[in-house]
RNA sequence: CGCCGAGUUCCGGUGCCGGGGGCACCGGAAGCGGGGGACCCAGAGAUGCAGGGGCGAAUCGUCCGGACGGUCGGACGUAGCGCAGCUCUUUCAGCGCGAGCCCGUCAGCUAACCCCGUAGGCCUCACCGAAAGA
Repeated sequence: CGCCGAGUUCCGGUGCCGGGGGCACCGGAAGCGGGGGACCCAGAGAUGCAGGGGCGAAUCGUCCGGACGGUCGGACGUAGCGCAGCUCUUUCAGCGCGAGCCCGUCAGCUAACCCCGUAGGCCUCACCGAAAGA
């Protein structure tokens, strides 16, 4: 420089470093992202088995191991997602991901309104695949 992701920009204060300035923390604003929340619409619900729900692409299926089941682990696929070097759309071929976490008995949609987040993790010189259209 570039990539995944909402995760960026600005202002004020305090402290530190010491060249113009930079960094950390706190507070605020904008932008971006997420959740709650009426009428109408939609939907039966409750108890039990422990239900139900949210962020995210990350769902679902088959088989194997463990005596069986649950749980756990593994393999092969899969809904879906990402990369490919100016940007977007479509197509072909290629390379990857297909996790994890949270709420706490509670939430459909939902105007007004209310609340929350603004992280983290990667790549290193490879004239970085191609076609069509804009």